A computed fold for a 346-nucleotide part of an RNA from an uncultured rumen bacterium, annotated as small-subunit ribosomal RNA, central domain.
The coordinates come from a structure-prediction model, not an experiment, and the mean pLDDT is 90.

Context: one part of a larger RNA
RNA sequence: CUGGGCGUAAAGGGCAUGCAGGCGGUUGUAUAAGUAGGGUGUGAAAUCCCCGGGCUCAACCUGGGAACUGCAUUCUAAACUGUACAACUAGAGUAUUGCAGGGGGAGACGGAAUUCCAGGUGUAGCGGUGGAAUGCGUAGAUAUCUGGAAGAACACCAAAGGCGAAGGCAGUCUCCUGGGCAAAUACUGACGCUCAUAUGCGAAAGCGUGGGUAGCAAACAGGAUUAGAUACCCUGGUAGUCCACGCCGUAAACGAUGUCAAUUAGGAGCUUGUGCUAAAGUAUGGGUUCCGCAGCUAACGCAAUAAAUUGACCGCCUGGGGAGUACGGCCGCAAGGUUAAAACUC
Numbered sequence: 001c002u003g004g005g006c007g008u009a010a011a012g013g014g015c016a017u018g019c020a021g022g023c024g025g026u027u028g029u030a031u032a033a034g035u036a037g038g039g040u041g042u043g044a045a046a047u048c049c050c051c052g053g054g055c056u057c058a059a060c061c062u063g064g065g066a067a068c069u070g071c072a073u074u075c076u077a078a079a080c081u082g083u084a085c086a087a088c089u090a091g092a093g094u095a096u097u098g099c100a101g102g103g104g105g106a107g108a109c110g111g112a113a114u115u116c117c118a119g120g121u122g123u124a125g126c127g128g129u130g131g132a133a134u135g136c137g138u139a140g141a142u143a144u145c146u147g148g149a150a151g152a153a154c155a156c157c158a159a160a161g162g163c164g165a166a167g168g169c170a171g172u173c174u175c176c177u178g179g180g181c182a183a184a185u186a187c188u189g190a191c192g193c194u195c196a197u198a199u200g201c202g203a204a205a206g207c208g209u210g211g212g213u214a215g216c217a218a219a220c221a222g223g224a225u226u227a228g229a230u231a232c233c234c235u236g237g238u239a240g241u242c243c244a245c246g247c248c249g250u251a252a253a254c255g256a257u258g259u260c261a262a263u264u265a266g267g268a269g270c271u272u273g274u275g276c277u278a279a280a281g282u283a284u285g286g287g288u289u290c291c292g293c294a295g296c297u298a299a300c301g302c303a304a305u306a307a308a309u310u311g312a313c314c315g316c317c318u319g320g321g322g323a324g325u326a327c328g329g330c331c332g333c334a335a336g337g338u339u340a341a342a343a344c345u346c
Base pairs, nucleotide, nucleotide: 003318004317005316006315007300008299012314014201015200016199017198021194022193023192025088026087027086028085029084030083031082033081034080035077036076037075038074039073040072041071042070049065050064051063052062053061054060091191092188093187094186095185096183097182098181099180103177104176105175106174107173108172109171110154114150115149116148117147118146119145120144121143125136126135162169163168206247207246208245209244210243211242215241216240220236221235222234223233258313259312260311261310262309263308266291267290268289269288270287271286272285273284274283275282276281295302296301319346320345321344328339329338330337331336
């Protein structure tokens, strides 16, 4: 190099955009680089292989042939690939009209709850637990009423529901903005698919600077429990959680299932368009959930949203431990991330 694989056994990159590269729709003409066939030259000898010969055989030696699968050159073919030109509309895209949506960014506003503050009523408890205690309370708590302040999150609607590439997204309104889908036409005319490097996005925690801090709450303190209890339970409580800007770049970042395209029985829902219909309904698109045939699978299961049948391109795996570690490189303020071994051992 070749092989077999990647839902759960090792293995799909967290997600996207996309240069190089790889691959690429229909028709015609030309060309002849790839491709195919023929000729010529060359491909030293020895070796290898075949048929013979010589040492008593063999090894060995030796004659002839074949081969040397290659390279160069020339002629021919034109299906396929390439190239050039011309054309097409089924891929892709644009325009028009609508539709649904927690898609994104910014601003404004709202009510419930919680805590705190002030005041009124009111009196001895409150709180908490398996039971207690720490704690709070006669300096008047808990409870209750009125007023005020603050921060954070948005009950019901709410769903197997919707949107987004993924992470993710939910009170209401306004502004700005991305994507998707449908129906008819019109237009462009292969403009496409994938994508190493690269670039951007990327939960939570964490970090930097400055704000903010109601509730919750790592650390920490105390009370319990216990043989002990650096825990589980309780009372407190600081980072943090929130905002702005900048880092970090990881997750069971999961559908543990890469992206794109085509083909292959059905049935039942949900959601969002369109046509017909008075309506029930029915037909036809997009998305989504469940069941199920063929087929696949080690089994579980998957089954038109495939793990079926095929094609294109990328990523990854190759016994367990050592180890996602060491060293080095790159990145980071740090924490660390990324790339990534070996000895040894079973």